[in-house]
A computed fold for a 74-nucleotide RNA from Pseudodesulfovibrio hydrargyri, annotated as transfer RNA. NCBI's taxonomy places the organism under Bacteria, Thermodesulfobacteriota, Desulfovibrionales, Desulfovibrionaceae, Pseudodesulfovibrio. The coordinates come from a structure-prediction model, not an experiment, and the mean pLDDT is 82.

RNA sequence: GCGCCCGUGGCUCAGCUGGAUAGAGCAUUCGGCUACGAACCGAAAGAUCGCACGUUCGAAUCGUGCCGGGCGCA
Numbered sequence: 001g002c003g004c005c006c007g008u009g010g011c012u013c014a015g016c017u018g019g020a021u022a023g024a025g026c027a028u029u030c031g032g033c034u035a036c037g038a039a040c041c042g043a044a045a046g047a048u049c050g051c052a053c054g055u056u057c058g059a060a061u062c063g064u065g066c067c068g069g070g071c072g073c074a
Stems, first nucleotide, its partner, number of pairs: 001073007010026004019057001028044005050066005
């Protein structure tokens, strides 16, 4: 330099045949339970989806460029 894959709450991921409030588990906070704690049960907060531009009535999802990570080939 070229090709492919990945980037979504603090962490791990789903969603990627475009459609309305972006979900799950763990973690965190509050409450219940308990003599206290763990476990368990209930609830809450937290991501405009790596960045920008474009296409579209509408983009996490499609296109282009860039950034970061991984693999392969030179």